Notes: The RNA shown here (small-subunit ribosomal RNA) has 1489 nucleotides and comes from a metagenome. The sequence is in RNAcentral, with records from SILVA.

RNA sequence: AGGGUUUGAUCCUGGCUCAGAAUGAACGUUGGCGGCGUGGAUUAGGCAUGCAAGUCGUGCGAGAAGCUUCCCUUCGGGGAGGUGGACAGCGGCGCAAGGGAGAGUAACGCGUAGAUACCUACCCCCGGGCCUGGGAUAGCGGCGGGAAACUGCCGGUAAUACCGGAUAAUGUCUCCGGACCAAAGGUGUGAUUCCGCCUGGGGAUGGGUCUGCGUCCUAUUAGCUUGUUGGUGGGGUAAUGGCCUACCAAGGCGAAGAUGGGUACCGGGUGUGAGAGCAUGACCCGGCUCACUGGGACUGAGACACUGCCCAGACACCUACGGGUGGCUGCAGUCGAGAAUCUUCCGCAAUGGGCGCAAGCCUGACGGAGCGACGCCGCGUGCGGGAUGAAGGCCUUCGGGUUGUAAACCGCUGUCAGUGGGGAGGAAAUGCAUGAGGGUUCUCUCUCAUGUUUUGACCGAUCCGCAGAGGAAGUGCAGGCUAAGUUCGUGCCAGCAGCCGCGGUAACACGAACUGCACAAACGUUAUUCGGAAUCACUGGGCUUAAAGAGUUCGUAGGCGGCCAGGUCAGUCGGGUGUGAAAUCCCUCGGCUCAACCGAGGAACUGCGCCCGAUACUGCUUGGCUUGAGGAAGUCAGAGGUGAGCGGAACUGAUGGUGGAGCGGUGAAAUGCGUUGAUAUCAUCAGGAACACCGGUGGCGAAAGCGGCUCACUGGGGCUUUUCUGACGCUGAGGAACGAAAGCUAGGGGAGCGAACGGGAUUAGAUACCCCGGUAGUCCUAGCUGUAAACGAUGAGCACUGGGUCGAGGGGGCUUCCACACCCUCUCGGCCGUAGCGAAAGCGUUAAGUGCUCCGCCUGGGGAGUAUGGUCGCAAGGCUGAAACUCAAAGGAGUUGACGGGGGCUCACACAAGCGGUGGAGGAUGUGGCUUAAUUCGAGGCUACGCGAAGAACCUUAUCCUGGUCUUGACAUGCUUGGGAAUCCUGCUGAAAGGCAGGAGUGCACUUCGGUGAACCCUUGCACAGGUGCUGCAUGGCUGUCGUCAGCUCGUGUCGUGAGAUGUCGGGUUAAGUCCCUUAACGAGCGAAACCCUUGUCCCUAGUUGCCAGCGGGUCAUGCCGGGGACUCUAGGGAGACUGCCGGUGUUAAACCGGAGGAAGGUGGGGAUGACGUCAAGUCCUCAUGGCCUUUAUGGCCAGGGCUGCACACGUCCUACAAUGCGCCGUACAAUGGGAUGCGAUGCCGCGAGGCCAAGCAAAUCCCUAAAAGCGGCGCUCAGUUCGUAUUGGAGGCUGCAACUCGCCUCCAUGAAGCUGGAAUCGCUAGUAAUCGCGGGUCAGCAUACCGCGGUGAAUGUGUUCCUGAGCCUUGUACACACCGCCCGUCAAGCCACGAAAGUGGGGGGUACCCGUAGUCGCCGAGCUAACCCGCAAGGGAGGCAGGCGCCGAAUGUAAACUCCGCGAUUGGGACUAAGUCGUAACAAGGUA
Repeated sequence: AGGGUUUGAUCCUGGCUCAGAAUGAACGUUGGCGGCGUGGAUUAGGCAUGCAAGUCGUGCGAGAAGCUUCCCUUCGGGGAGGUGGACAGCGGCGCAAGGGAGAGUAACGCGUAGAUACCUACCCCCGGGCCUGGGAUAGCGGCGGGAAACUGCCGGUAAUACCGGAUAAUGUCUCCGGACCAAAGGUGUGAUUCCGCCUGGGGAUGGGUCUGCGUCCUAUUAGCUUGUUGGUGGGGUAAUGGCCUACCAAGGCGAAGAUGGGUACCGGGUGUGAGAGCAUGACCCGGCUCACUGGGACUGAGACACUGCCCAGACACCUACGGGUGGCUGCAGUCGAGAAUCUUCCGCAAUGGGCGCAAGCCUGACGGAGCGACGCCGCGUGCGGGAUGAAGGCCUUCGGGUUGUAAACCGCUGUCAGUGGGGAGGAAAUGCAUGAGGGUUCUCUCUCAUGUUUUGACCGAUCCGCAGAGGAAGUGCAGGCUAAGUUCGUGCCAGCAGCCGCGGUAACACGAACUGCACAAACGUUAUUCGGAAUCACUGGGCUUAAAGAGUUCGUAGGCGGCCAGGUCAGUCGGGUGUGAAAUCCCUCGGCUCAACCGAGGAACUGCGCCCGAUACUGCUUGGCUUGAGGAAGUCAGAGGUGAGCGGAACUGAUGGUGGAGCGGUGAAAUGCGUUGAUAUCAUCAGGAACACCGGUGGCGAAAGCGGCUCACUGGGGCUUUUCUGACGCUGAGGAACGAAAGCUAGGGGAGCGAACGGGAUUAGAUACCCCGGUAGUCCUAGCUGUAAACGAUGAGCACUGGGUCGAGGGGGCUUCCACACCCUCUCGGCCGUAGCGAAAGCGUUAAGUGCUCCGCCUGGGGAGUAUGGUCGCAAGGCUGAAACUCAAAGGAGUUGACGGGGGCUCACACAAGCGGUGGAGGAUGUGGCUUAAUUCGAGGCUACGCGAAGAACCUUAUCCUGGUCUUGACAUGCUUGGGAAUCCUGCUGAAAGGCAGGAGUGCACUUCGGUGAACCCUUGCACAGGUGCUGCAUGGCUGUCGUCAGCUCGUGUCGUGAGAUGUCGGGUUAAGUCCCUUAACGAGCGAAACCCUUGUCCCUAGUUGCCAGCGGGUCAUGCCGGGGACUCUAGGGAGACUGCCGGUGUUAAACCGGAGGAAGGUGGGGAUGACGUCAAGUCCUCAUGGCCUUUAUGGCCAGGGCUGCACACGUCCUACAAUGCGCCGUACAAUGGGAUGCGAUGCCGCGAGGCCAAGCAAAUCCCUAAAAGCGGCGCUCAGUUCGUAUUGGAGGCUGCAACUCGCCUCCAUGAAGCUGGAAUCGCUAGUAAUCGCGGGUCAGCAUACCGCGGUGAAUGUGUUCCUGAGCCUUGUACACACCGCCCGUCAAGCCACGAAAGUGGGGGGUACCCGUAGUCGCCGAGCUAACCCGCAAGGGAGGCAGGCGCCGAAUGUAAACUCCGCGAUUGGGACUAAGUCGUAACAAGGUA
């Protein structure tokens, strides 16, 4: 510090996601030791049991047990005294601390800085005082009640308990005269002196109260408030105050967010982060609040009191049913709920607290131990050597590699744990004694020293000894991000997954193994926080098109604001000072062996207060200025607005005339109108709406918007002058006004147009597009609505920053003058462009540049501008405006392709023009389908279908079927057991294969003559063979197709952020990216062309088997023979054609057109040759090959059958339908080829197929070999025929082991369909189509197929509108699997969340009313009453108490609302879900933009 993910690729926007750190964690797997920390986050749910607050006998009375002395004794014991001090009580202090929790609280609760009208037990300092009396009451004793808790009566008792009196100021009150207020003793022989007590002042500490500032979300909460705000009197409190009360006034708070709702203890800090921030508030510290829930007071210095009291409620327990008791949010522990959080431990030894003079007692505070890898930190699980790199595992190309120096083995060490023993330290005090010093004295006390004595719950550093490598390694991951891969299994299954995504038979992604990587006593996962995220942007973002400028203007609050000077010093800046608790963080040093941890010092705590100073800027204030702004004067342009009037063209209607059959409308029609006279035409009249031309990227207006002419009223703007005011300004949350069209209300108006609606067409349908009609509406008046792609998708204002050009309005200059010229200037409207900006497109003085000010708005897509609430509206609807859920994208700009029922240019038998076919018939053949035991398999639009197959009777032939049979095999290699040369022959059985049996035969090398060995054969066993079995979507090779189309690329350079572009575009030209020119391109490669073969002309060379002109011979005849090389021909070599020449056109080009010459002319014809690539095209059945499967079978052999099966459908062909024909007779002319298990002449036989004999020929020699159409002649005469041949019957021939299934041919007889073929469709541009025959391969035989050959030999076109396909350029795109694309909505199905809903259930906070507990306060108080007063007493008084009444008052109850949540028949839309239905809305002009 970034990475992954939208695309074919790119840049951007933007979300999602990952890597980091952290946690009071939990879960999974695993787990050696120690140190330091830490541990009920959920139910503030309920709790058994024990403990957590007592202490003081030096305040008081009483005093048990025990011990002891004396006395008595019935020997049981009793009594008295002493000692002793238990239990309980009165009294004092404490119990308000310590400890726990975070429910409530949005508040002066907390934080920070201040204030004061107050209190403060114990403690410290100072002053003063402590005199004198009294009456009770617990305990106790006695008698009762009650189950218990507890309680009643009588009697009597003490105090540092209670009360009276005295004293009384430095205290309190005060009218300033005065009045009032206290106490307690104890210890001790002994107290002014020690411990206490009372009073006053001061201090310290702690607290109360008040104030400034800060402190979450929500406006879908906008108004709240009656003790409310203030005043006066009174009350109350420690104290201010509406804190309370009576009266008076009518205030107080609020957009800087009152009130309401939700949530939440706050801070120091903690986590993260570079920081700013964001999140958080466990442990520790400070504060607050709470103590079963609610209320209340009492006591007290302090409480409205966690382990006190009273009342009410809920819950639980005890009960004798009458009544009682309880409060773990103290420490342990338990149940429950939960993913989840410990021991019913030890000790007061230390620290601290309470009480006490003290000893001491108490202390679940605390100190420790236990449990939990919960966290952080440390240590160990050994170290060194050790290669034939052992075995095993895994992989393998079978060679090896890897695990791996790892192990074994050898040597060494002894941490931790274990075991035995010692043990520093945590302990210093207190007490006692002595001494010194201080307190004048003392029984007291402080400090120091010395001596002595006592104290460890728990831990234990460390040391010594023992033994032995012995007891101690896992977890996650390995497709990318992200470090680390192989094999097997699985086969869209099982599963994985943080995101992208893996898995459908070769998975580096699932599971396993091996190996590797990471971390390590842990490792992963989950959850949460911050970070990355500049993804809420203060630091530090944006708004033309990605989300985002409000439709426009005015304007309130607010924010911001020109020049000069003075004052002030609030902001601001500097200095000082107080505070910012400690802990934490940071730095330095130190202590535990290190570290974690701990200690000390420093720094810091960015804050707030106070004081002093500075005065530039801002603010405030005073005075001035003119440039911003406004006013004035003069002048100008304009569809600016409102009202009224006027006008012509057009249209429709009416009336009349002319006229006479149609009009109208469309792609074509029809509906419609018209003989009752339309349309057309003329005249007149009426009506309403809109204003042609001018008219213009012209003008005006804030925007919406504004267009005939005239008048009236009226708003704004520009220019010129620089005359006046003197900052009066800009923006603008709320607010107000204006605001197209449609729509609404009321009243008019209504020509044309025209939603709805009707009709006609179109269509599969057509609730549309087109046509004929047509109502609202469109128009006017008055009102409402308040929205638009209200757009420049660009808020307003000001300033600055090169230009060029056009238009509109005004002013000035130049020129003697005029200017329509030129120049300058202000304003407005456009275009092009510099810098700059921008993701790019683009913007560019009219900014989207550079700055300032203010406002509005945005934060992934969908859900959704929806729901709900509120508000506005007559309604329609507007404004405000979510969430659940869901997706890993949605999106912008540009790029390359592809596509378009976009455009331009061009080509092709693409169409057109022609010729001949197919589709109809019969047959052949292939395919589908059907059938079958089997009808083997493959090929499937073009590019499968006379295709693989250049030829299925057996063979071929196959996992085709039925049956028989073999098992190392029909074939290869190696090893092995036994035997035998090899080889040949025979028999039996069988359909054959096969099975069984017998015979002949003895080779080569060596030899010790026994035999052994090699090759070969049989046999046994093992490795293996074999497979036309699967996968062409694992592959190689080969092939088809686009397409012989003209394309496809590269290097360097240049342009672009980039994908990419340029080159390859443009202008010409070509068959061609062929060539030329231009040119930020210049070159090059693969293709095209050429080179190659063949054919066409000529020449040279060579002449056998070919040829034969001339010479000769021969024959009925024939190059038959001698000869010849002239010719034809053969087959080698060469020439020739290159736009070379001429003319024209063209850019002086390329090239094209015409011509000459030439056998051939513009690539002469034909062939071979097929760029980058496309179709997961075809082929595992040619071959090769990975993987899988099979192994007495999916291999091998054999027999028979099938591949030929036939209702049917399709493709390709053959033959025809006839007279340009058919039949018969005669007759002429080829070329390519083939031939030895072959071609086979001649001859003979047969009607013929063919047969017999047999010459010649490995072939330019012989044979196949007859060419046919043609030509000549004759017949047929338009007929299902002398056409046509299918079919069938009969008779034959050939091949072959064998023609039944199932061959071909011949002859005789038979003579079917068919008379030119619907929709549709194919081939062909010249030696082509058409037509005619010939040959060959395959092959025993079988050809209408295929591959070739020659003969005869046309027609048409010179065009590119259309169909199909293709190329280039351009344009649009939401396509990129690329239009066979993408994609929308209803309906149907499943599932999910949400809204509405008659209602229904519950929660919350208030309000009002009733009732009214405890209790304070007030009043009464006839009952009761020790202290004080009067009184001798009785008695009375004062005071108090019980009790009563009143105000207030919790809970409960009642009532009407509000608000939140749940459920809810039904209902609404929404999201999601491989293959449902209907259409085709959008993306191309998407077929109606």